[in-house]
Molecule: transfer RNA
Organism: Opitutaceae bacterium
RNA sequence: GGACGCCUGGCUCAGCGGUUAGAGCAUCUCGUUUACACCGAGAGGGUCGGGGGUUCGAAUCCCUCGGCGUCCA
Numbered sequence: 001g002g003a004c005g006c007c008u009g010g011c012u013c014a015g016c017g018g019u020u021a022g023a024g025c026a027u028c029u030c031g032u033u034u035a036c037a038c039c040g041a042g043a044g045g046g047u048c049g050g051g052g053g054u055u056c057g058a059a060u061c062c063c064u065c066g067g068c069g070u071c072c073a
Base pairs, nucleotide, nucleotide: 001072002071003070004069005068006067007066010025011024012023013022018056027043028042029041030040031039049065050064051063052062053061
């Protein structure tokens, strides 16, 4: 330099162009316990890597920039 893939709560990941962006783990609170753990119930935490475009409507499609990874040279 070229090809391809990925970027979504703290972590690991889901998510047909249309409903309020979700799950597990983690954190916090309550219950339970002498206490801890387990278990049960609940809560907080995201503007979907940045910017632009298409569309009535974009996490999703297009362009561009950035980051990470694999392969080729």